[in-house]
RNA sequence: CCGUGCUAGGCGGGGCGCUAGCGGUGCCCUGUACCCGCAAUCCGCUCUAGCGGGGCUGAAUUCCCUCUCGAGGGGCUUCAAGUCCGAGGUCAGCGCCCUGUUUGUGGCGAUGAUGGUCCGGUCCCGCCGCGAUGGAGACCCGUGAACCAGGUCAGGUCCGGAAGGAAGCAGCCUUAAGCGGCCACCUUCAGGCGCAGCGGGGGCGCUGGAUCGGAGUCAUCAAAUGGCGGCAGCGCCUCGAGGCUUGACCUCGACGGAGGGUGCACGG
Numbered sequence: 001c002c003g004u005g006c007u008a009g010g011c012g013g014g015g016c017g018c019u020a021g022c023g024g025u026g027c028c029c030u031g032u033a034c035c036c037g038c039a040a041u042c043c044g045c046u047c048u049a050g051c052g053g054g055g056c057u058g059a060a061u062u063c064c065c066u067c068u069c070g071a072g073g074g075g076c077u078u079c080a081a082g083u084c085c086g087a088g089g090u091c092a093g094c095g096c097c098c099u100g101u102u103u104g105u106g107g108c109g110a111u112g113a114u115g116g117u118c119c120g121g122u123c124c125c126g127c128c129g130c131g132a133u134g135g136a137g138a139c140c141c142g143u144g145a146a147c148c149a150g151g152u153c154a155g156g157u158c159c160g161g162a163a164g165g166a167a168g169c170a171g172c173c174u175u176a177a178g179c180g181g182c183c184a185c186c187u188u189c190a191g192g193c194g195c196a197g198c199g200g201g202g203g204c205g206c207u208g209g210a211u212c213g214g215a216g217u218c219a220u221c222a223a224a225u226g227g228c229g230g231c232a233g234c235g236c237c238u239c240g241a242g243g244c245u246u247g248a249c250c251u252c253g254a255c256g257g258a259g260g261g262u263g264c265a266c267g268g
Stems, first nucleotide, its partner, number of pairs: 001268006009057003012030005020046005034054005063261006072252004078248007085240006093234002095231003098227007105219004115212008123201005129195003133190005140181004149174004157166003
């Protein structure tokens, strides 16, 4: 150096999560790289860190180590930027509202404006009257007593020599208690029903009358100008690792690339 046969090893890896820790099942990223059983209220192990069984490959392009590249993941947000949302602030920005003055336009006004005073109404409470409503009662109608309501009492019964009398069931009629109906009239009762009256209370506003007084007043339709007036609606400022996105930083890191390392036996 070559050939043959073995063994170590390999037959995916990584991130998250879980775990005292290591793997697996789970989710995700790469990638194509055996099979069966176990397994998230977990399954199996212990720094030598899946367990059990089977199969293929096998010392090198395939195994191990180092460096590099870098998909992708992670950070109880480590540092920022943007945006959304929320909270606080701001009326020295915008907008809106209120109010004073002036001007224009229009209405009213010496047949008396604004305003003042007095007396009222509207409002609340109490009382009374009337009405309506509702309840009850009465009136009226109907029904209604085997016997212990009445009238009339067939039949029958009793008294009598007879003439005649007596009591009296059923039936019929009229009623009592009771039951049912009842538009209206009448009586009575009731009150978060209505109206008038009387009395008390209250009084911002609106309004009626009387009186004083003597010239403005109202409309908001428009404009201008004031207020140490109002509104946080828009805008602006601050805060919030609250949501989302992006970047930096840190960390893990597949695939790939480069370099290095690595058995045993036999024969030639």
The RNA shown here (Bacterial large signal recognition particle RNA) has 268 nucleotides and comes from a Solirubrobacterales bacterium. It matches the Rfam family "Bacterial large signal recognition particle RNA". Rfam links the family to the GO terms SRP-dependent cotranslational protein targeting to membrane, signal sequence recognition and signal recognition particle, plasma membrane targeting. Rfam's curators write: The signal recognition particle (SRP) is a universally conserved ribonucleoprotein involved in the co-translational targeting of proteins to membranes. Its mean pLDDT, the model's own confidence on a scale to 100, is 80. It is recorded under the gene name ffs.